[in-house]
RNA sequence: GCCCCGGUAGCUCAACGGUAGAGCACCCGGCUGUUAACCGGUAGGUUGAGGGUUCAAAUCCCUCCUGGGGCG
Numbered sequence: 001g002c003c004c005c006g007g008u009a010g011c012u013c014a015a016c017g018g019u020a021g022a023g024c025a026c027c028c029g030g031c032u033g034u035u036a037a038c039c040g041g042u043a044g045g046u047u048g049a050g051g052g053u054u055c056a057a058a059u060c061c062c063u064c065c066u067g068g069g070g071c072g
Base pairs, nucleotide, nucleotide: 001071002070003069004068005067006066007065010024011023012022013021018055027041028040029039030038048064049063050062051061052060
């Protein structure tokens, strides 16, 4: 330098162009002699950045940033 894959909640990951979700963690409650475990619930998001296409973009297109892998 070129090619491929990834970046979404604190963490691990979902989400055919049509309301961004789950598990774990945190917090609140239940249960219990207490804690843990278990059960129920709340909250938590500029979908890496900027632009474009579209009635509508996490999703499609372009550029860039960043992590991993491959080739030279």